[in-house]
RNA sequence: AUUAACCUUCGGGGCAGGGUGACGCUUGAAAAAGCGAAUUCCCGAUCGGUGGUAAAGCCCACGAGUGCUAAGUUUAUAGAAGCACAUGAUUUGGUUAAAUUCCAAAGCCGACGGUAUAGUCCGGAUAGUAGAAGGUCUUC
Numbered sequence: 001a002u003u004a005a006c007c008u009u010c011g012g013g014g015c016a017g018g019g020u021g022a023c024g025c026u027u028g029a030a031a032a033a034g035c036g037a038a039u040u041c042c043c044g045a046u047c048g049g050u051g052g053u054a055a056a057g058c059c060c061a062c063g064a065g066u067g068c069u070a071a072g073u074u075u076a077u078a079g080a081a082g083c084a085c086a087u088g089a090u091u092u093g094g095u096u097a098a099a100u101u102c103c104a105a106a107g108c109c110g111a112c113g114g115u116a117u118a119g120u121c122c123g124g125a126u127a128g129u130a131g132a133a134g135g136u137c138u139u140c
Stems, first nucleotide, its partner, number of pairs: 001139001005136006017043003023036005045120002047110002049062004057108002065085004090106005112123003
């Protein structure tokens, strides 16, 4: 320096504040009153995995989800490889050799289950993963 294999470590962030009151509880003969009650609704706040490329949540690609199949294993409601399905969102102006990436401005998006309707709470998840760094070994 290079090819393949293996090992170790790492590998996702986020509702401040205010309003409403489904519903619940208490009192009451009733009318009604009182108390509690949404990080989900409304105002507002706030967050941004990985590789590529002029520095990117919204350009290209990947990961996370679901189903099928099942190598290996004493067993299988577990499960490598493989296959299929699903997979959100940006414009304008400026600078430049080059930017939907920088600067300015205005926008937009966000799995599944639970629960008062959730990107932000709880849960599957002490899980999984694109990959990143370092090391061992092989070859030259």
A computed fold for a 140-nucleotide RNA from a Chloroflexota bacterium, annotated as FMN riboswitch aptamer (RFN element). Lineage of the source: Bacteria > Bacillati > Chloroflexota.